Transfer RNA from a Phycisphaerae bacterium, 73 nucleotides, folded computationally.
NCBI's taxonomy places the organism under Bacteria, Pseudomonadati, Planctomycetota, Phycisphaerae.
The prediction has a mean pLDDT of 80.
It matches the Rfam family "tRNA". Rfam's curators write: Transfer RNA (tRNA) molecules are approximately 80 nucleotides in length.

């Protein structure tokens, strides 16, 4: 400087190639059980990297910006 790639709760991945309130482990929180922890079990909070654009409708498509990574120079 170019080129691919990829970014969702605190952490790891879902969402069937545009369509029901973005699910689910694990982990925090509150509670029940326990003499007390732990394990079990009820319940709760938490997320689409950013701004525009398309569309009736965007995590998905598009343009532009941020960061990671990897490759050539």
């Nucleotide at each position: 400087u170019g080129g691919c790639u990829c970014u969702u709760g605190g952490u790891u991945c879902a969402a069937u190639c545009g369509g029901g309130c973005a699910g689910a482990a694990c982990g925090u929180c509150g509670g029940a059980c326990u003499c007390u922890g732990g394990a079990u079990c009820c319940g709760a909070a938490g997320a689409u990297c950013c701004u525009g654009g398309u569309u009736c409708g965007a995590a998905u498509c598009c343009a532009g910006g941020a960061g990671a990574g990897c490759c050539a120079g």
The sequence is in RNAcentral, with records from ENA.